[in-house]
Predicted 3D model of a 289-nucleotide RNA (Bacterial RNase P class A) from Nitrosomonas sp. HPC101. Its Rfam family is "Bacterial RNase P class A". It is annotated as a ribozyme. NCBI's taxonomy places the organism under Bacteria, Pseudomonadati, Betaproteobacteria, Nitrosomonadales, Nitrosomonas. Model confidence (mean pLDDT): 80 of 100.

């Protein structure tokens, strides 16, 4: 110097205009100021949990899922450590890695024959013995379970359109006064005309508004315990929250010209996508002191 592994980070930077979406402060309002605003995957919905409603003495079956040992977490099929087994010169990288005398299926090519005793060749009083080119596995207590299947362990259903709260008009529904001795209505009063309702209360619910909604298994940084995954303490910080759904545009100034893509209930994972680029351990080989 070249070619790999492995972790782990960034996601065009700066300024200015003018918008939109939420907050916060002023104002009666118009409006003005101030301050926030998508991602490492917000993705796919592939595990796992919170939360919410339903359901539910218990305990089977049916069905799914996992599947070596040990931690680890709210949990998990995840992640960590270890030991096997496969593969790479290596640094690594990959494994569903329990059970094949409980049963059932299958085992390519090759071989005469493949789960089933037969078959050949020699040989014995006798299938009574020895041996058989192939091939992974041959004349047997051989393989395969990511075939069925057993064992063990978990696994209740739907999902923020989850739910909850307030609640209009129209219609209907219950109750309870009154009403042919004429209520209501015309009609504020008499009369007078009509002629079966009418009044009040309650409930369910529809639109509609509000909650659920983002302070969190949270970030950041220090310390300490653990090989590690992760946990514990102190201090700081607050960083979308829409309901036709905001997050945009335009100038200018620079570079190495700028991917994949965009919230919609949280979070913890695991795949898939991604233009480059930065740091950090380590591996091979080549030079050169």
């Nucleotide at each position: 110097g070249a070619a790999g592994c492995c972790a782990g980070c960034c996601a065009g930077a700066c300024a200015g205009u003018c918008g939109c979406u939420g907050c916060c402060u002023g104002g009666u309002a118009a409006c003005a100021g101030g301050g926030a605003g998508a991602g490492g995957a917000a993705a796919g919905u592939c595990c796992g949990g919170g939360c919410u409603c339903c359901a539910c003495a218990g305990a089977g079956c049916a069905g799914g899922a996992u599947g070596c040992c040990g931690g680890u977490u709210a949990a998990c099929g995840g992640c960590c450590g270890g030991c096997c087994g496969c593969u790479g010169u290596g640094a690594g990288g990959c494994g569903a890695g329990g059970a094949a005398c409980a049963g059932g299926g299958c085992c390519a090519c090759a071989g005469a024959g493949a789960c089933g005793a037969g078959c050949g060749u020699a040989u014995u009083a006798a299938g009574u013995u020895a041996c058989g080119g192939u091939g992974a596995a041959a004349c047997g207590c051989g393989g395969c379970a990511a075939c069925c299947u057993c064992c063990a362990u978990c696994c209740g259903g739907a999902g923020c359109a989850a739910g909850a709260u307030c609640a209009a008009a129209u219609a209907g529904g219950c109750a309870g006064a009154u009403g042919a001795u004429g209520a209501c209505g015309c009609u504020g009063c008499u009369c007078g005309c009509c002629g079966a309702g009418u009044c009040u209360g309650c409930g369910g619910g529809u639109a509609g508004a509000u909650c659920g909604c983002u302070u969190g298994a949270g970030c950041a940084c220090a310390c300490a315990g653990g090989u590690a995954a992760c946990u514990g303490u102190a201090u700081g910080c607050c960083u979308a929250g829409a309901g036709g759904a905001a997050u945009g545009a335009c100038u200018g100034u620079c570079c190495a010209c700028g991917a994949c893509a965009g919230a919609a209930c949280c979070c913890g994972g695991c795949u898939u996508a991604u233009c480059g680029g930065c740091c950090g351990g380590c591996u091979u080989c080549c030079c050169c002191c």

Of the family's consensus pairs, 93% are formed in the model.